Overview:
Small-subunit ribosomal RNA from an uncultured Acidobacteriota bacterium, 1504 nucleotides, folded computationally. Its mean pLDDT, the model's own confidence on a scale to 100, is 83. The sequence is in RNAcentral, with records from ENA, Greengenes and SILVA. It matches the Rfam family "Bacterial small subunit ribosomal RNA". Its family is annotated with ribosome and structural constituent of ribosome in the Gene Ontology.
RNA sequence: UUGAUCCUGGCUCAGAGUGAACGCUGGCGGCGUGCUUAACACAUGCAAGUCGAACGCGAAAGGGUAGCAAUACCCGAGUAGAGUGGCGAACGGGUGAGUAAUAUGUGGGUAAUCUAGCUUUCAGAGGGGGAUAACCCGGGGAAACCUGGGCUAAAACCGCGUAAAAUUCGAACGAUCACGGUCGUUUGGAUCAAAACAUGGCCUCUAUUUAUAAGCUAUGGCUGAGAGAUGAGCCCACAUCCUAUCACGCUUGUUGGUGAGGUAAUGGCUCACCAAGGCGACGACGGGUAGCCGGCCUGAGAGGGUGUCCGGCCACACUGGAACUGAGACACGGUCCAGACUCCUACGGGAGGCAGCAGUGGGGAAUUUUUCGCAAUGGGCGCAAGCCUGACGAAGCAACGCCGCGUAGAGGAUGAAGGCCCUCGCGGUCGUAAACUCUUGUCUAGCGGGACGAAACUCUCAUAUGGGAAUACUGUAUGAGAUUGACUGUACCGCUGGAGGAAGCUCCGGCUAACUCCGUGCCAGCAGCCGCGGUAAUACGGAGGGAGCAAGCGUUACUCGGAAUUACUGGGCGUAAAGGGCGCGUAGGCGUCCUUACAAGUCUUGUGUGAAAGCCCCAAGCCUAACUUGGGAAGUGCACAAGAUACUGUAUGGAUAGAGUUCCGGAGAGGAAGAUGGAAUUCCCGGUGUAGCGGUGAAAUGCGUAGAUAUCGGGAGGAACACCAGUGGCGAAGGCGAUCUUCUGGACGGAUACUGACGCUGAGGCGCGAAAGCUAGGGGAGCAAACAGGAUUAGAUACCCUGGUAGUCCUAGCCGUAAACAAUGUGCACUUGGUGUAAGCCGGUUUUCGGUUUGUGCCGAAGUUAACGCGAUAAGUGCACCGCCUGGGGAGUACGGUCGCAAGUCUGAAACUCAAAGGAAUUGACGGGGGCCCGCACAAGCGGUGGAGCAUGUGGUUCAAUUCGAUGCAACGCGAAGAACCUUACCUGGGUUUGAACUGUUACUGAAGUUUCCAGAGAUGGAAACGGCUAGCAAUAGACAGUUACAGAGGUGCUGCAUGGCUGUCGUCAGCUCGUGUCGUGAGAUGUUGGGUUAAGUCCCGCAACGAGCGCAACCCUUGCCUCUAGUUGCUCGCUGUAACAAGCAGCACUCUAGACGGGACCGCCGGUGAUAAACCGGAGGAAGGUGGGGAUGACGUCAAGUCAUCAUGGCCUUUAUGUCCAGGGCUACACACGUGCUACAAUGACCGGUUACAAAGGGUUGCCAACCCGCAAGGGGGAGCCAAUCCCAUCAAAACCGGCCUCAGUUCGGAUUGCACUCUGCAACUCGAGUGCAUGAAGUUGGAAUCGCUAGUAAUCGCGGAUCAGCAUGCCGCGGUGAAUACGUUUCCGGGCCUUGUACACACCGCCCGUCACACCACGAAAGUGGAUUGUACCCGAAGUCUCCAGGCCAACCCGCAAGGGAGGCAGGAGCCCAAGGUAUGAUUCAUGAUUGGGGUGAAGUC
Repeated sequence: UUGAUCCUGGCUCAGAGUGAACGCUGGCGGCGUGCUUAACACAUGCAAGUCGAACGCGAAAGGGUAGCAAUACCCGAGUAGAGUGGCGAACGGGUGAGUAAUAUGUGGGUAAUCUAGCUUUCAGAGGGGGAUAACCCGGGGAAACCUGGGCUAAAACCGCGUAAAAUUCGAACGAUCACGGUCGUUUGGAUCAAAACAUGGCCUCUAUUUAUAAGCUAUGGCUGAGAGAUGAGCCCACAUCCUAUCACGCUUGUUGGUGAGGUAAUGGCUCACCAAGGCGACGACGGGUAGCCGGCCUGAGAGGGUGUCCGGCCACACUGGAACUGAGACACGGUCCAGACUCCUACGGGAGGCAGCAGUGGGGAAUUUUUCGCAAUGGGCGCAAGCCUGACGAAGCAACGCCGCGUAGAGGAUGAAGGCCCUCGCGGUCGUAAACUCUUGUCUAGCGGGACGAAACUCUCAUAUGGGAAUACUGUAUGAGAUUGACUGUACCGCUGGAGGAAGCUCCGGCUAACUCCGUGCCAGCAGCCGCGGUAAUACGGAGGGAGCAAGCGUUACUCGGAAUUACUGGGCGUAAAGGGCGCGUAGGCGUCCUUACAAGUCUUGUGUGAAAGCCCCAAGCCUAACUUGGGAAGUGCACAAGAUACUGUAUGGAUAGAGUUCCGGAGAGGAAGAUGGAAUUCCCGGUGUAGCGGUGAAAUGCGUAGAUAUCGGGAGGAACACCAGUGGCGAAGGCGAUCUUCUGGACGGAUACUGACGCUGAGGCGCGAAAGCUAGGGGAGCAAACAGGAUUAGAUACCCUGGUAGUCCUAGCCGUAAACAAUGUGCACUUGGUGUAAGCCGGUUUUCGGUUUGUGCCGAAGUUAACGCGAUAAGUGCACCGCCUGGGGAGUACGGUCGCAAGUCUGAAACUCAAAGGAAUUGACGGGGGCCCGCACAAGCGGUGGAGCAUGUGGUUCAAUUCGAUGCAACGCGAAGAACCUUACCUGGGUUUGAACUGUUACUGAAGUUUCCAGAGAUGGAAACGGCUAGCAAUAGACAGUUACAGAGGUGCUGCAUGGCUGUCGUCAGCUCGUGUCGUGAGAUGUUGGGUUAAGUCCCGCAACGAGCGCAACCCUUGCCUCUAGUUGCUCGCUGUAACAAGCAGCACUCUAGACGGGACCGCCGGUGAUAAACCGGAGGAAGGUGGGGAUGACGUCAAGUCAUCAUGGCCUUUAUGUCCAGGGCUACACACGUGCUACAAUGACCGGUUACAAAGGGUUGCCAACCCGCAAGGGGGAGCCAAUCCCAUCAAAACCGGCCUCAGUUCGGAUUGCACUCUGCAACUCGAGUGCAUGAAGUUGGAAUCGCUAGUAAUCGCGGAUCAGCAUGCCGCGGUGAAUACGUUUCCGGGCCUUGUACACACCGCCCGUCACACCACGAAAGUGGAUUGUACCCGAAGUCUCCAGGCCAACCCGCAAGGGAGGCAGGAGCCCAAGGUAUGAUUCAUGAUUGGGGUGAAGUC
C1' cells in the first nucleotide's frame, strides 16, 4: 500500500553535525578556521646561516696633509669582502602521490645495535713534518665556469712517542644455561690518540730581565674511555577495508642448512654448495580502494561514519635511478645520471624545480595579503654583544564556524490615519503598535586620557663564596641600577551629542507550530513523501495576518540517527523474501556419569603501561561566554606477577543410561534378476451374414457391396496387470501394485548377555534422483506431442471428431531438473486429552475388554501465531549443527567460470525504474457458483404495439430564427392544465439609457386624472380641451405625476459538478440501524444467523445476547352491511287532487343525503396438520374471512439522477446592453428515423329506423343557459331559472335491446386528401384555430424480427364530465355502463430479498488485466574491430654509481738510501657483477569507443 483492518516490507520526514557551496539579507566585538579539485605549471621577493675569541689575505667611495702638478702619506680600516676551517644545514616548515604492510596502533625483545651536541666521572693534552685555497702572473669561453705557473696560514692535513681503559687472541676461577652458549673477576700478548689551540688577567714560579711571553692563572675549545639522558635502527605477538565472477591455487633466493661476505647490528641481506621445501578455505596468490593513530561526528549503548585544524608516527619533494659527506640523509631550498617540461645562448653550450611564506595562471560550486616584526616563545651559530629565522608573534580579507552584545525602555485608546477582512455594523484585525510624554546611553561617531604583555640576556656596582701568589682576573649565588614593544595610541577609562546610524530570512494542506482575500484555471507553476492546480486552490503567484529562528535564515551535498531495515546487544524462513529434491560422509561445530591432576579459557587481587591535547569533574584568568590555564578522574585495552578451580578444556583411571552387537519372532506394491499366467485392445486367416458402421451438442472427415460393423473359430504380437484396494503397507527421497523362484537392504516387537561415548550435525565431496529430452541397438499392440483432414467460430494455428510420427517399452550410457509440496531441514528431550486404523507384545472374567511399543489419520487443552491455523507426526517449550532471506521490477537475465553430445544446468550481478509489491482476515459488489423465496418475471390466457393514414413528441436536417430544458429502464401526448397577437425566453427591423417595474435622497415643475386631433407599422413624438386634491389666512408642507443628479436597479446570461427546496428511481422492496453486553489485536462480528411461518426483520421456538429506533402492520380517507341522529332542495307508507301528469297537505317508515367522541371481522368458534408454538388447511355463521377492495402514506441510502427557465440562492459575467419598449416573423419548416396515441382494415360489423331502457361524478355570474322560433348543420335569435341535492350544462349517456338492409367486395368497410360554400371565437384565423354542409374517397384486407399491458368488477369495450381556456383535445385528470379468459407450475429469461462460496474487483464486471506490433526517450549486453592504462615472460641495450679486479700512466708528508732511486700508500684510466630509463616479441587484466544487432525500462486517448 486498503473501502476499512492487522501484519510483512521498502520509500520519505522530524534530530545532530560539516574545512562546505549557493540564494536573499547584513550593526559591533572576541576566539578559532580557510585549495576537500590539477602530487597541474609557476613570474617576482623572501624562507639557513653563523663564528675574526680557529686562519691567512684585504679594498673602495669620501675626507685630510704635503706638493705647481703627477703623486705620496694619513684617516676611512685590519672595515667591507670573498677564501681556508668549525658547527649547523638530517631540525623547523609543506603535502598525502605512493603504501593493505619494509606502514600504523598496543604490548614486548635487542645478551643482535648505534647515538653529534648536553650532564657527569677518569685519564690526557709530548714532539715533528709537508702542503693548499685565498692572493699574484698567464690562458680558454658568449656565458656558466674551466685551466697552467708562483707565494702563504691554521683548531685544515700527515707520521712518531705515550696506552689506564677499550677491541681482539689465549689462560685460570666463578655464576648461569635450552648444554649450543652467555656473563663476571684476575692475568699475558698484539693494535689504536690528540688542536703543544684561542681569549682575558697577572708577574708567585720559569725565560729573557724597562716589561713581556713560549711562563702562571681563569674560561672556552680539544683527545681517549666509562656512565646517564636523548634520539634512532632491527626483531616478535595481536589488531588493521572490499572482492572467491581471484583457488587442485601461489612460490626457485623460493623454504631450510653449512660456510663466507656485508652492516652500527640479527637475518637469503648477498654469494657458493647441499636438501626440497614454504604459504593457502582461520582465504594464500591476484584485483580494487586507502596514509595510520590520538581523536572528531553520531548513537541510550553496542555500534556506524570519518581522519580538516592541534598532537604522535610514516611516506614523498618535477619523474625514475644512484651514491657521497656526515653522529645522523640515500638529503624539499646538496651532488651525479637518465627522462619530460620551461628559460638563456654568440648554436659550441649552459640554467631550473613553491607538496616553505606571500603571490600568478589553470582546474573548480569553492578556499585569503606579493603585510608588519623578531618585542615575546622556540631554533642555528657565537665567550658575548649580536646576526639569521615567511618557525613564530601580530595585523589584513571572508558571517566559514562558535560565543557575547545591540538595533531601545516606561507610559500612552480619539482603540487615529492607512492597509486587510467583513455577516456591511456604532464590526474585526495590524494594535500600545504608531503619534505623543518621560527616561536611558550599551554599540557606532567625535574629543581626551591610556595600560598588561618586560622578564631575562647583557652592562655597571655591591656582598658572599671557589680557583689563584693576588687586593688582578674570573666562575657561581644574591641584591641594586640601566637598557628593550611589531601589535599600538590597541584594550580599557572619561567626556560630548542625541532614539538618533543598526532586521532579516524561511514557512503557514498532513507529517509540522502557524489562515484569510484576490489573481490564475491540469495553464502558469509547486513538491522531502503523500500529493496540489481542469472557475469559489488555507498546497501555484500576490497581499494582509500569523508561526519559527534571528545577524542571520533557507536550499543543496555528505555522515550518523530514527532503521530491531544485516538483528553481538537485537530479526526471521507452512501461506508475506527465505528449508538445500534426498541420503552417505570429510574438515569443522557441539557432546552422558564419576575420580584425580594441570591451570589454557574463566574469575579475583596487584604492578607497569595506556604521551600531551581532547571528553567529564573541580577550581582559576580574560566584564560574561566562546576561549585559555592548573589539578583530578576516566581511558572498558595490552603485558607481567600472585591466587581460586565450580564450569569449559587437556591428561589419567573407571561406569552404563546415549550408540552398537547377539538370540527369537511376525508384517510389508522395499530393491535386483529369471520364469510363468489370464482378461482386454489391435492385426491376420477362415465361417455365418448384409448395408450400413463409426462419431457428435449436432455433424462431417473416415471405414464399408473389392462385403465393413456384428458374430463364431483359429493364430500373431506388444504393453499393462480389473476385482482384492483401504487418508492401508514399504522405502531416505524419487517412487513401488498379476503369480512363482533365487539373491538382497531396512524398520519393528520381545528377551538375554556383551562393547564401553564408539554419538549428533555436517561447509566442500560422493551417491541416488519423476517426467520430458539426448546417443547407440532392439521393439512397437494400445495411446499419442508434431503433422493431416473434418467440424465449431467473426477468426480457431484450440477445446470436439477421424487418422497419425517421434515417444511411451527393453538393453547400455547421458541429462540432474519439477507445485522434487506437508510449499514445514536433521537429531535429542519435555509438555492435558479423546477417537479411528496397520503391525507386534503383555494381561484378563477370552467374539465384544484393558495395558504397552512402533507407524499412520482425525478432533481438540494449554501454549503459540499477523491471522489462517498448528497443537506429542507442533508451527508449543528448549538444546546442537547445517542451508537460506533482507522492497517490487530489471532477472534467475547479462558477463565470467563450471558441468553437458546437445537441450541446457549450477554459480550469479549492475545500470535503469517504481512507491509500492505482498500475506491473512473483514465488509460490500460481482460470478455464463450453489441453496431457499418473491414479483404479470416466466408459463397459461385476453387485448395491443411494430405494417397503413392521421395526431402528437423527439432526433436529424434546414433556417435570419426554427428560444430553452428533459436523453436506457427512470427523456420522447415530458416542463406545456392548451405558441394566431400576447404568452416568448428566439430572429429581423425601429426606439430608449437611473431606464418597463422597486427603494432612498437632491433640485425644479405641475394636482392627479380624463378626452380629442396630427405624424408614424407601432413604440413614440407633437398639439389642444376639460379638470382644478388635503392642511393652512398666507408662506409653505403632504399625496400623486413629470424632468434632473446620485446610490442603485434589471438580466429566462453561465455554473443543478458551489447550493436550498421540490421531484424521479431502485421500491410499498423488507429491509436499515443503535445502546449495553459478549467475541475478535483489529477492520468487524453477534443481535439481524438457525428451525418453522408470513404479504412483511409478520410471528413463534432456539440461541451470548438483552433491549430499542426508523421502516412493515395498525391508526387516516374512500367503498361494501347494520344501527343511531337529522329530514330540505331529497323521498312518499298515507290523504286530497288530475282523464293522466301536475299540484297541495301530512310525514320521515323506505331510497337517498351526511354526521357519529357507533357497531361489525378478531383465525373469535369447530375439525385437522404442526413442537402442545407461531401458523396453515377445511368448515360453520356472516353483508363481508383470513391485509375484504381501493387510496394516501415511500426507512437508511444509491444514481455528483433532474431542475439556477417555477421559486430562492453563493460565485462569475453584463450595464447606451446579455437590460427594456414596439411591429413583423419564428417556436407550426421537412429527403428521413424513433416513441406515444387516435381511426381503421369490417358481418361479434357498418348504416337506417324504432321503442320498454339504465348511470355516476362533476362544472356554472366576465358564467351555465331552459322553454320557444329560424337554419340540413355548425349555429343564430330569445331570454325564464340558477351563486345551485332546487335552475342549467344534460338527454332519451353510449354500448345494450328490437326490426330492416348490406352478404365478404377495397365494399353501404375505411375515412386521409382535396375543391366549393359556411359557422363561431377573437383587434386580427395568410403564415397558423376549431367546427358545419355538399362533393372527393388515398393507404389499409390484422401487420417481419421483436416487443407492451393485464389476475376481477380486473382486461377488453362503451360513452359522460372536468382543469387549462376568448377560441382550439385523438393528450391529461376523473366518472360510471357492459363485462371475460387463464394461472399446471417455478426448469428457464428479467428484477429483487436472505444464506453460503470464489475473487488479483472497491470508480466495485460498463471492474480488473496479458502479450505482440507501431512511435519517442533512457540505461545495458553482443559485435568485424580501433585506441589507451596497468602488468607478466623472454631477449637486446645498458647512463650515473657502489663494490671487486688491473693499474705498465701520475703522486708532497711515512720508511730505506749520501744521492739517483726504491718501498708503503694513493689517484687518473681500464675491465667485470648489479642496475634506471629505453627497445623488440608475445601474453594477461581492465577502461573507452564501434556500423549493426538483442532483449529491458518508461511514456498520450494508437493497433490486434